Annotation:
This is a predicted structure of a 145-nucleotide RNA (FMN riboswitch aptamer (RFN element)) from an Anaerolineae bacterium. The source organism's lineage runs through Bacteria, Bacillati, Chloroflexota and Anaerolineae.
RNA sequence: AUUAGCCUUCGGGGCAGGGUGACACUUGUAAAACGCAAGUGAAUUCCCGAUCGGUGGUAUAGCCCACGAGCACUGAAUUUAUCGAAGUGCAGGAUUUGGUGAGAUUCCAAAGCCGACGGUAUAGUCCGGAUAGUAGAAGGUCUUU
Repeated sequence: AUUAGCCUUCGGGGCAGGGUGACACUUGUAAAACGCAAGUGAAUUCCCGAUCGGUGGUAUAGCCCACGAGCACUGAAUUUAUCGAAGUGCAGGAUUUGGUGAGAUUCCAAAGCCGACGGUAUAGUCCGGAUAGUAGAAGGUCUUU
C1' cells in the first nucleotide's frame, strides 16, 4: 500500500412552569339508583407554554436523496426449541422566504411543520418490549506484495 474474512468496543435525545377536570372516593340530603351540595384525589397524554432530533451522502440537514427502527408472509443455517439469516409485500412524518457565497431547501436571519407499537383521561417527551436490536462508526488482527 492492497484485499476478502475474522475479532473487540461503541451505537437516541426530550414537558420547566401553569390552566381545566372526565372519573373515583368520603359526608349530608333523598326510600334506593339517578340527582343536588360540600370536600379530597385526579391528564408530564386535553389547553397555554416548554423541550428533543439515529446513520450514510452533499457547502455543515429532524423536514433534499438513501438507509435503519414497525407489521405480515416465507423460512436458510444450527438444532429439534416454535430458534430464525436472506428475501418479498404493506405502512413509513415534516419547509418555505430572504441574505452571503463558486457552490447551501444543509450556514446566517425569520416564520412554519413532523414524529412507530402496547399501556393509561387522548402521549415525539411518562411506563413497557429494550441490560434488546439496527443503519453504521472506531480500533485490532490475518493474508499478499